This is a predicted structure of a 72-nucleotide RNA (transfer RNA) from Bigelowiella natans. Taxonomically the source falls in Bigelowiella (Eukaryota, Sar, Rhizaria, Chlorarachniophyceae). Rfam family: tRNA. The family's RNA type in Rfam is transfer RNA.

RNA sequence: GGGAGCGUAGUUUAAUGGAUAGAAUAGCGGUCUUCGAAACCGUGGGUGUGGGUUCGAUUCCCGCCGUUCUCA
Numbered sequence: 001g002g003g004a005g006c007g008u009a010g011u012u013u014a015a016u017g018g019a020u021a022g023a024a025u026a027g028c029g030g031u032c033u034u035c036g037a038a039a040c041c042g043u044g045g046g047u048g049u050g051g052g053u054u055c056g057a058u059u060c061c062c063g064c065c066g067u068u069c070u071c072a
Stems, first nucleotide, its partner, number of pairs: 001071007010025004018055001027043005048064005
C1' cells in the first nucleotide's frame, strides 16, 4: 500500500427498517444480617463520527476515525 470483518451501558452482548434500544455482569441505594458475603427489591448508565436514502435508521448507502484478520 491492496482486500475483508467489526464498532450499541464500565464489561460481555441482543435488537437487521416502525418498542420507551433489551439482558447478563459490574456500580449505587434499600431489605435481610451483630458485621460482611450470599439472596431479594429498586436505580442511573449506551447506538464511534459526519453526510445521504426513507414518512421513519442501531439496522440500508458513502466518507472519516478506531480496531482485528489477511495479501504484498